[in-house]
């Protein structure tokens, strides 16, 4: 240093102003957010979690959102400019941003201790 195991700890952001209305943080207008690993640094590539169906459970298997252009680069759908869009479920005036399930669950990441090269 590399690997394997075990264990400890982290491990999701967001509604502020107006408008209608009887009632909306839900509709209208204007705002605002962006989980993990890979890649030139990316909510929109490419896998992966979460979420939803199957399933007695675990597993397995299925499903599951959204971007163009135009610059610089050796190299970006990732950077810089324009301009766009996306966003489980269940509540309740119709919700990415209220409130619940959830003191949950996890992709992962650090740290630590053991064996073995």
């Nucleotide at each position: 240093u590399u690997a394997a195991u075990u264990c400890u700890u982290u491990g999701g952001g967001g509604c502020g102003g107006g408008g209608u209305g009887a009632a909306a943080u839900u509709c209208c207008c204007c705002a605002u957010c962006g989980g993990c690993a890979g890649u030139a640094u990316a909510g929109u590539c490419u896998g992966c979690g979460a979420g939803c169906c199957u399933u007695u459970u675990u597993u397995u298997g299925g499903c599951u959102g959204a971007u163009a252009c135009g610059g610089u680069u050796c190299a970006a759908u990732u950077c810089c400019g324009u301009a766009a869009c996306c966003g489980a479920c269940g509540g309740u005036a119709u919700a990415g941003u209220c409130c619940g399930g959830a003191u949950g669950g996890g992709a992962a990441a650090a740290g630590a201790a053991u064996u073995a090269g």

FMN riboswitch aptamer (RFN element), 117 nucleotides, folded computationally.
The coordinates come from a structure-prediction model, not an experiment, and the mean pLDDT is 83.
The sequence was found by an Rfam model in a public genome assembly.